[in-house]
C1' cells in the first nucleotide's frame, strides 16, 4: 500500500515553540482562532483495538507497565464524491 472486518453521537487539557488561518476533498451553513487557533515538541489524562489476567473454553468480568489510538463541537451539519480516519487481519 491493494483486498477483507470491526469502531467512529461515551470519555480524557496543561506548558513550550510557531504565526493564520484551522475544522480531510468540493459546495453551502456552522463553529473555533491574534485573550495566538490549526501544527509540532514534553508532560498529564481517556478508552481499551491489540495485550495480559479470571474461565478448559465461548460469553462476560478485569489490568492498564509496554504497542497503537484519541483528548472542541457525531468523521462539527446537510448535500456530492462514496471518501476519510483508527485498530486488527492480512499478500
Nucleotide at each position: 500500500u491493494a483486498c477483507c472486518c470491526a469502531u467512529c453521537c461515551c470519555g480524557a487539557g496543561c506548558g513550550g515553540c510557531c504565526g493564520a488561518g484551522a475544522g480531510a476533498u468540493c459546495u453551502g451553513g456552522c463553529u473555533c482562532c491574534c485573550u495566538g487557533a490549526c501544527g509540532c515538541c514534553g508532560c498529564a489524562g481517556c478508552a481499551a483495538c491489540c495485550a495480559c489476567c479470571u474461565c478448559c473454553g465461548u460469553c462476560a468480568g478485569g489490568u492498564g507497565a509496554a504497542g497503537u489510538g484519541c483528548u472542541a463541537a457525531c468523521g462539527c451539519c446537510a448535500g456530492a464524491a462514496c471518501c476519510g480516519a483508527u485498530g486488527g487481519a492480512g499478500a

Predicted 3D model of a 91-nucleotide RNA (SAM riboswitch aptamer (S box leader)) from Paeniglutamicibacter psychrophenolicus. The sequence was found by an Rfam model in a public genome assembly. Its Rfam family is "SAM riboswitch aptamer (S box leader)". About the family: The SAM riboswitch is found upstream of a number of genes which code for proteins involved in methionine or cysteine biosynthesis in Gram-positive bacteria. Taxonomically the source falls in Paeniglutamicibacter (Bacteria, Actinomycetota, Actinomycetes, Micrococcaceae). Model confidence (mean pLDDT): 81 of 100.